The prediction has a mean pLDDT of 78.
This is a predicted structure of a 174-nucleotide RNA (glmS glucosamine-6-phosphate activated ribozyme aptamer) from a Thermoleophilia bacterium.
It matches the Rfam family "glmS glucosamine-6-phosphate activated ribozyme aptamer". Gene Ontology terms of the family: catalytic activity and regulation of gene expression. By type it is a riboswitch.
Lineage of the source: Bacteria > Bacillati > Actinomycetota > Thermoleophilia.
It was read from a public genome assembly, where an Rfam model found it.
[in-house]
RNA sequence: AGAGCAGCCUGAGCGCCUGGCCCGCGCGCGAAGCCCCGAAGGGGCGGCACCGCGCGGGUGACGAGGUGGAGGUUCAUCGAAAGACUCGGCGGAUGCCUCCCGGCCCGGCACGGUCGAUAUCGAGUCGUCAAAACCCGCCGGCGACGGCGGAACAAAGCGGCCCGAACGUGCCGU
Numbered sequence: 001a002g003a004g005c006a007g008c009c010u011g012a013g014c015g016c017c018u019g020g021c022c023c024g025c026g027c028g029c030g031a032a033g034c035c036c037c038g039a040a041g042g043g044g045c046g047g048c049a050c051c052g053c054g055c056g057g058g059u060g061a062c063g064a065g066g067u068g069g070a071g072g073u074u075c076a077u078c079g080a081a082a083g084a085c086u087c088g089g090c091g092g093a094u095g096c097c098u099c100c101c102g103g104c105c106c107g108g109c110a111c112g113g114u115c116g117a118u119a120u121c122g123a124g125u126c127g128u129c130a131a132a133a134c135c136c137g138c139c140g141g142c143g144a145c146g147g148c149g150g151a152a153c154a155a156a157g158c159g160g161c162c163c164g165a166a167c168g169u170g171c172c173g174u
Base pairs, nucleotide, nucleotide: 014091015090016089017088019087020059021058022057023056024055025054026053027052028051033045034044035043036042037041062079063078064077068100069099070098071097072096073095101116102115103114104113105112106173107172108171109170110169111168120165121164122163124161125160126159127158128157135150136149137148138147139146140145
């Protein structure tokens, strides 16, 4: 160093890269300039930019939030930044749909509604360590860029409290 085993931590804007874009090197085309012959012009050296090719690198989603089980499905919630690529492709994903299971709707059965063990819907309010990147500084790299540290600024969702609404249909029962 590799492989195997075990334990702990961590994990989905999470992983990967043949397109595109960017960087370096080499090559090709090629301007300026210099030299030689010369009547015109031609030849040699030279090698900017642009462009092309090859090789090797870099980038390719910033966090918050989200999982009853099975199957299916694909641009599957929220805002920040940027306003140029967080583009494009592949895989995956707590989303969505169907079924099953479960909670709630006084109880049972059937149907129905709405949700997921924090388990009915809506509004308000408080909370949810610090949002993170962009930015600044330091370090590494020829460079694209990467690592570490620092600081400011969200929304949704979720939870507590509180208010309002719903609390169904048929039969039976309490």